[in-house]
Predicted 3D model of RNase P RNA and transfer RNA as a complex of 501 nucleotides. The coordinates come from a structure-prediction model, not an experiment, and the mean pLDDT is 76.
């Protein structure tokens, strides 16, 4: 130089005018509206999007719920190990696999000897191992040759036989792999090495490496199929929920669960019987209140425990579409500095930084600065460079809606800094 | 803002891991003098894009881009 890796950053700058918005001031002054308080308007002054504010994917404060608790089922989710953190599926460092020459990158990376299921097609065979072609061996048959007639050696060809798992051949996958020996052929049959699997011992908090003996191979793949095993999880969301205010018919229908039980009770009702007419026993349907029961209370079940006495859904209606609070001070930012590899995290000093709400943050114009194509001189064989001149585009992805902390995606250009490999020159 | 659901032939829709259907449309043949009606046979698809797990994905995981539905308050 050329290639590539990996990290941070920024993402138009300045002026001027004329606008929207929030907050704080206004001793005095003008204009309105109000009984005041005060508000609008006026003046001055401060703040006014984003690294992804998106996508709503995780994890949280917060805020409601008569149902949050224990267990157990079920659900969902998460998954090497260790640590940060509130917390997390997230970062850090670590350890295995996988890729690259390297710098680095990537990995839903627990369990497949605790079960089940799946594994099409092709192929003999897809997990209780199997024999289709083939290779040996035994039988029959057949051809020749020898021959000590006992047989022996060879062709051709068969079989409801035996062995076999090298070879071929299917297939994503074929029951360790790769050589030596074995053998009728062959075969973990032996044996070396390498995988695997058990067991010790090392060294690590661990995950895991490492060594050394044993076992001859038993354990195919799949859990982003059920499932098993660890470990998290109550529901809902700010249109959550609080006040104030206004209005209307405090309403109708249809369904589903469950009730419609027991006992007591001062007066009081009604009823009967009595009575020395004042009463005084007895019963008493409904309601009324006290207890037990029994329902109900958005996953099921029990057990404490609260509320309630009817719940709970679906639809047709009526009324209001105002105003406050939550509403921004926060797991907050900056800088220095201690621990630490590192993500973080302890002190310390400093700063306050949008609250808007059919919803503001613009919008003209001048300069420069980047991009784009163009032209015109200049330099070069040539590619292409440098210089003016107008010109566009005035910029990419995008736009706050309770707040965090994370992931994921989208992005025109632009800066820096760490590494890495090639090639040159010194 | 905030939950939730969906995408397969021109329409309407089914397929929940193993050669992608059905009904209607649409072509052509038959039957008709003709048409429609039947009958018969045929065409037509990046299963919304990508990327992953898996021997193999429309279907099972994550990302994306479209669409669509619900919500306040009183009583």
């Nucleotide at each position: 130089u050329c290639a590539g890796u990996c990290g941070g950053c920024c993402g138009g700058a300045c002026g001027g005018c004329c606008g929207c918005u929030c907050c704080c001031g206004c001793u005095a002054c003008g204009g309105u509206c109000g009984a005041a308080a005060g508000g609008c308007u006026g003046c001055g002054g401060g703040g006014g999007a984003g690294g992804a504010a998106a996508g709503u994917c995780c994890g949280g404060g917060c805020u409601c719920c008569a149902u949050c608790g224990a267990c157990a089922u079920g659900c969902g989710g998460u998954g090497c190990c260790g640590g940060a953190u509130a917390a997390c599926g997230u970062c850090c460092g670590g350890c295995g696999g996988g890729g690259g020459c390297g710098a680095c990158c990537c990995c839903a990376g627990g369990g497949a000897a605790a079960g089940u299921g799946c594994c099409a097609c092709a192929g003999a065979g897809a997990a209780c191992g199997a024999a289709c072609c083939g290779c040996c061996g035994g039988c029959c048959u057949u051809c020749g040759c020898c021959u000590u007639c006992g047989g022996g050696c060879u062709u051709c060809g068969g079989c409801g036989c035996g062995g076999u798992a090298a070879g071929g051949g299917u297939g994503a996958a074929a029951a360790g792999g790769u050589g030596c020996g074995g053998u009728a052929a062959g075969a973990g049959c032996g044996c070396a090495c390498c995988g695997c699997g058990u067991c010790u011992c090392c060294g690590g908090c661990a995950a895991c490496g490492g060594a050394a003996a044993c076992g001859g191979c038993a354990u195919g793949g799949u859990a982003a199929a059920c499932c098993c095993c660890a470990c998290c999880g109550g529901g809902a969301g700010c249109a959550a929920a609080a006040c104030c205010g206004a209005a209307u018919a405090g309403g109708g229908a249809c369904g589903g669960c469950a009730c419609c039980g027991c006992g007591g009770u001062a007066a009081g009702u009604u009823c009967g019987c009595u009575u020395u007419c004042g009463g005084g026993c007895g019963a008493u349907a409904a309601c009324a209140c006290c207890g037990c029961a029994g329902g109900g209370c958005g996953a099921u079940g029990u057990c404490a425990g609260g509320c309630u006495c009817g719940c709970c859904g679906u639809c047709c209606g009526g009324g209001u579409a105002g105003g406050u609070u939550g509403c921004u001070c926060g797991a907050g930012g900056c800088c220095a500095u201690g621990u630490g590899c590192a993500a973080a995290u302890g002190u310390g000093g400093c700063c306050c930084c949008a609250g808007a709400g059919g919803a503001a943050u613009g919008g003209c114009c001048g300069u420069c600065a980047c991009g784009c194509a163009g032209c015109a001189u200049u330099c070069g064989c040539a590619a292409g460079a440098a210089u003016g001149c107008g010109g566009c585009c005035c910029u990419a992805c995008a736009g706050a809606a309770c707040c965090c902390g994370g992931c994921u995606u989208a992005c025109a250009g632009g800066c820096c800094g760490g590494c890495u490999g090639a090639u040159a020159u010194g | 803002g905030g939950g939730c659901g969906g995408u397969u032939a021109g329409c309407u829709c089914a397929g929940u891991g193993g050669u992608a259907g059905a009904g209607c449309a649409c072509u052509u043949c038959g039957u008709u003098g003709a048409c429609a009606u039947c009958g018969a046979a045929g065409g037509g698809g990046u299963c919304a894009c990508a990327a992953g797990u898996u021997c193999g994905a429309a279907c099972c995981u994550u990302g994306u881009a479209c669409c669509g539905c619900c919500c306040a308050c009183c009583a």
Rfam match: Bacterial RNase P class A. It is annotated as a ribozyme. About the family: Ribonuclease P (RNase P) is a ubiquitous endoribonuclease, found in archaea, bacteria and eukarya as well as chloroplasts and mitochondria.